[in-house]
């Protein structure tokens, strides 16, 4: 997203489908010394550590997109109903770009200060973010930024062991610990659907009473 079910489903149901992710296996004119990374295919969905800290910008523009729907525009199949491929338009999970801007941390420069270890401020920069919700407003956080811990793996040094090795310990280097934030959890708002009402106002009708 479609179909079905439902009184009603934006999955608070089922099935199928599109896209994303991990694991396992295989392969690789992938990067690497290795662990591992990257890519492709098949099968599959058991599993994905913890703590502290940051909460700002949230603007203006632009490009792409599966599934689905549509039009019948072209072509093909069919006795018919109809179906298929390409194309037009719509919707849209989502993939991105430019300018500007941004919290904490990091780098550089300058200024001030200093008890010379630093501290404060300004500017610039790298990464990351914003831009990118159902039109949208706000709050909180994490799956996000920063710092650290832990587990496993790689390589190396050292120690125990010692003839050598196996095994263990410790330190360092690198790697792994999925994806979801194109709004996640909420409060509001917006737009839909179902069931059940209650109260009040106005108008009208009827009845009764004065």
């Nucleotide at each position: 997203a479609u179909u079905c079910c439902u009184a009603a489903g934006u999955u608070u149901g089922a099935a199928u489908u599109g896209g994303g992710c991990g694991c396992u296996a295989u392969g690789g004119u992938u990067g690497g010394a290795a662990a591992c990374u990257c890519c492709a295919u098949a099968g599959u969905g058991g599993a994905u550590u913890c703590g502290c800290u940051c909460a700002a910008a949230u603007u203006c523009g632009g490009g792409g997109a599966a599934c689905g729907c549509u039009c019948u525009g072209a072509c093909c199949c069919u006795c018919u109903c109809g179906g298929g491929u390409c194309g037009u338009g719509c919707c849209a999970a989502u993939c991105c770009c430019g300018a500007g801007c941004c919290a904490a941390g990091c780098u550089u420069u300058c200024u001030g200060u200093u008890g010379c270890g630093g501290c404060a401020g300004a500017a610039a920069g790298a990464a990351g973010g914003u831009g990118u919700a159902g039109a949208g407003a706000c709050u909180g956080u994490a799956c996000g930024g920063g710092c650290g811990a832990c587990g496993c793996c790689u390589a190396g040094a050292c120690c125990u062991g010692a003839a050598a090795a196996a095994a263990g310990g410790c330190c360092u280097u690198g790697g792994c610990g999925a994806a979801g934030a194109g709004a996640c959890a909420g409060u509001c708002c917006a737009g839909a659907c179902c069931a059940c009402g209650a109260a009040c106002g106005c108008a009208c009708u009827c009845a009764a009473u004065c």

This is a predicted structure of a 210-nucleotide RNA (Group I catalytic intron) from Gluconobacter japonicus. Lineage of the source: Bacteria > Pseudomonadota > Acetobacterales > Acetobacteraceae > Gluconobacter.